[in-house]
Model confidence (mean pLDDT): 81 of 100. The RNA shown here (transfer RNA) has 74 nucleotides and comes from an archaeon. It was read from a public genome assembly.
This record gives sequence, C1' cells and structure tokens, in this order.
RNA sequence: GGGCCUAUAGUAUAGCUUGGAUAGUACGCGUGGCUUCGGACCAUGAGACGGGGGUUCAAAUCCUCCUAGGCCCG
Repeated sequence: GGGCCUAUAGUAUAGCUUGGAUAGUACGCGUGGCUUCGGACCAUGAGACGGGGGUUCAAAUCCUCCUAGGCCCG
C1' cells in the first nucleotide's frame, strides 16, 4: 500500500440478510418491599445503535467517507 471482518447501556448479547410498533434480553446499578442486618426473592426505574454525509415518507439495518480493533496478502 491492497483486501476482508467487527463496532448496539457498565459487561455480554438479539435485531442488520428481507428498512417500518416506544431498539429486546441476561448480569450489574438506583429506589421500594421483605429481612434483626446482609444475601436471595418480589415490584419498579435509569441507562445504548463508533463519528460525518447521502438515499428514503421512514435508517441500528441500504450507500459513502472517516475513526478504532482484528485477520490475510505484498
């Protein structure tokens, strides 16, 4: 220098192929209940689409550029 893959809450992950309901789930976290206290359990809440641009009535999803990481070739 060239090619391919990956990026979604604190962590892990579904959804992308085939665009469409308020982006789901587990653990974790906050609050309340329960408990002598804590844990466990029950209820409830907050929290995410790597960044810019484009296409579209509508983009996590399609296109493009960039950033970061990984693999391969030279």